[in-house]
Small-subunit ribosomal RNA, central domain from a Bacteroidota bacterium, 346 nucleotides, folded computationally. Lineage of the source: Bacteria > Pseudomonadati > Bacteroidota.
Context: one part of a larger RNA
This record gives sequence, structure tokens and C1' cells, in this order.
RNA sequence: CUGGGUUUAAAGGGUGUGUAGGCGGAGCGGUAAGUCAGUGGUGAAAUCUCUCGACUUAAUUGAGAAACUGCCAUAGAUACUGCCGUUCUUGAAUAUAGUUGAAGUGAGUGGAACAUGACAUGUAACGGUGAAAUGUUUAGAUAUGUCAUAGAACACCAAUUGCGAAGGCAGCUCACUAAACUAUUAUUGACGCUGAAACACGAAAGUGCGGGGAUCAAACAGGAUUAGAUACCCUGGUAGUCCGCACUGUAAACGAUGAUCACUCGUUGUUGGCGAUAUACAGUCAGCGACUAAGCGAAAGCAUUAAGUGAUCCACCUGGGAAGUACGACCGCAAGGUUGAAACUC
Repeated sequence: CUGGGUUUAAAGGGUGUGUAGGCGGAGCGGUAAGUCAGUGGUGAAAUCUCUCGACUUAAUUGAGAAACUGCCAUAGAUACUGCCGUUCUUGAAUAUAGUUGAAGUGAGUGGAACAUGACAUGUAACGGUGAAAUGUUUAGAUAUGUCAUAGAACACCAAUUGCGAAGGCAGCUCACUAAACUAUUAUUGACGCUGAAACACGAAAGUGCGGGGAUCAAACAGGAUUAGAUACCCUGGUAGUCCGCACUGUAAACGAUGAUCACUCGUUGUUGGCGAUAUACAGUCAGCGACUAAGCGAAAGCAUUAAGUGAUCCACCUGGGAAGUACGACCGCAAGGUUGAAACUC
């Protein structure tokens, strides 16, 4: 390199938009670049292969044939691919009418709870644990009531639910923005699929500056436990957790399953539409689930949401360790990230 693979054995990029490239629906006409077969030229000799010969044989060598799978020219063929023209509607998109949702951004607002403060009632404990102690408390705690302040999160509804490209998204209301689905089949007429590079988004933690700080809580302190206890348990507690702007760019970023298209036995539940008729409901389109057959699979299992049968494009793998390390490069304020070996060893 080929081949074979990528749910779990090594291997799907965290996700999208999209450039180049690759691939691409149906009919007709043209062209003849690819493609196919013919003719001519050329493709030095030697070598290689075959046949015959010469040295006793062989190596060696002489002669002939074939071959040199190529290139150029020429006149043809036109199924497929390409190119040009034209037409089409089923792919794709748009329009119209509806529907749906925790989709996003911004603003406003609500109640419960925790904490703190003030006042009142009230008296000796509270708190915590396996048991305790540290801790709080006669300077009146805990408990109960009223009022006030502040920050963060949104009980029930709630689901095997829904939405989003992924990360993710949940009190309520409004504004702005995006999407999907259904129905009609009206419009455009292949406008498509994939996508190296590039760009954008990207949980948590972390970083910079400025705010905020109720709760919880790395670090830290104390109390326990223990042989010890730099832990598990308890009492405290700072970064952080929250907001704005700017970085970081990683996760078991998981369905450990790339995207798109076509085809392939059934049963059943559920979400959003449409739906003969008068509510059930048959059916149907688009999702989300459960079970099962063929098939596949090493098995577990997957099974119309495929890991089945095929097609196109991208990414990735090639024994374990050394190692996602070293070196270099690029990015970053840093932490670090991306790319990514070898010696040696088994």
C1' cells in the first nucleotide's frame, strides 16, 4: 500500500455552517473528451519467452519468431460517463392555512424555603452522632409569632413526555428571533448529498476585570474514629457556586453506534397534526418507547429509530507498555490544549 474493520475487542471527529474536491433524478437532441474496436507509423540492439542450431553436457553462444501490454496519426462506433442545448417533476426549496414545544435572547414579576436583622412571648438548654465532642447559649440561645433585608433555586403539574445541531433547556407574563410537523399540491425546476481546510457554537471546572455573596462548599481549622487517619462522620469555613464583559475549548462531550438516500415480517403503547360522521374510533403523516421474526453478530444483543440488504462522501484503527509522554510547531494571560514520535522492553 492492499485487504479487513470501527456498540462492548484497536478504531466515529463534541456539534453544526460550509469552500475546494468526490458523488449525483427522468426524457429527447447534439458533440465525441473519457470508453470501444479497425488501419498506418513508431516502440534501437541486447535482455525476457518460445523454436531450431554450435562448443561431449551445462553455463555460454548463433539464428528466427513472438513480445515490447506504450505513444502518435487516421478514419469509425455511441451503450455508459463527460460537455452543450432543450423539456420534465418524483429529489430539494418556496408559497398559503393551521398546529406544537422546558428551542434561544431581553425585560418584568410571584410564592414557598434557607439565612440574617429588629421587636415580642418564653426559659435552660440547643445542635450533632454509631456513640460523642468541637460549636451555639443566662450578654437570654433553641422554639413560637410579627415585620424587614438579601441572594439563589423554581415543589406539585412531571411522564417510558416535549424542544434543540450538539452542549443543553423547566415558576409566571410580555417583546423579539429561530425551528419542526400537518393539510392543499399552488410556484421554481435538480437548485441535491457529503464535506479536507476554514469559520461558528460548545457541560463542569478554571482564568482576567468589575459587581454580588443567601445556600452549598475544594483549600484550610477544630472535634471524633483509628495502630496511624494528611480520609470516610461532625462543627465551622475561603475561593468558587450567581450576574456582566473577555478568555479557555476540554468530558464516560455516550446511543461508547458519522451524515444522507433506497429497500426489508409483525404485535403494542404514547406525543403533535389530518381525519367519513355526532363525541368514541378505523386509517394516515411526522416523532418518542416496549416486545418479537427473518437476517446479522464472537456473544451480549441489534432488529423499519438496524448493529439487516445496498449506494455516495467524510473521519478513524493496524499487538501491549514506553505515551497521549518527549521534541518541534501552532494556540492560550496562565492552567493547559491541538498535532504527535522513537530508543528500549514484553